[in-house]
RNA sequence: GCCCCCGUAGUUCAAUGGAUAGAACGAUGGUUUCCUAAACUGUAAAUUCGUGUUCGAUUCACGACGGGGGUA
Numbered sequence: 001g002c003c004c005c006c007g008u009a010g011u012u013c014a015a016u017g018g019a020u021a022g023a024a025c026g027a028u029g030g031u032u033u034c035c036u037a038a039a040c041u042g043u044a045a046a047u048u049c050g051u052g053u054u055c056g057a058u059u060c061a062c063g064a065c066g067g068g069g070g071u072a
Base pairs, nucleotide, nucleotide: 001071002070003069004068005067006066007065010025011024012023013022018055027043028042029041030040031039048064049063050062051061052060
């Protein structure tokens, strides 16, 4: 260089065209406890970027960026 795959909360993963993007773990407030942990309950937090297709895009197309793999 060429080919393939991937990119979503702090982390690991869902959602594969349909409206509020969910879950677990983690973080944090509250209850409880003498304190801590555990338990219960609440809160915050994400679609890599741009353009397009569509009534509607996390999902489809093209390009860019980043990561991984293959190939001489």